[in-house]
RNA sequence: UUGGUGGCUAGGGUUCCGGCCCCAUCGUGGGCGACUGGUCCGAGAGCUGCCGCCUGGGCGUGUUUCCCAGGUGCACGGCGGGACAAAAGCCCGGGAGA
Numbered sequence: 001u002u003g004g005u006g007g008c009u010a011g012g013g014u015u016c017c018g019g020c021c022c023c024a025u026c027g028u029g030g031g032c033g034a035c036u037g038g039u040c041c042g043a044g045a046g047c048u049g050c051c052g053c054c055u056g057g058g059c060g061u062g063u064u065u066c067c068c069a070g071g072u073g074c075a076c077g078g079c080g081g082g083a084c085a086a087a088a089g090c091c092c093g094g095g096a097g098a
Stems, first nucleotide, its partner, number of pairs: 003051006011041002016038002018035001019032004052072007074094001076097001080092003
């Protein structure tokens, strides 16, 4: 030093949509997320792509640029707090600890 980011998923709640219930003043109404869902949030230790970086080779032949292949390891983890409407495997956090 071992990186950044997009898509997806595990998961998450309830701002909006939908669903269910209530009022019967009918509405820009009220309630419910132990309502399957759509929007939405979403992984360091999940999947996948791109970029970056590194190594080797090739074209080039002053350097550079470009192309190909490979690599980018390992990873048990609270309590508590924070944000958005709210919650979470999000953030504090590869933290405390082991």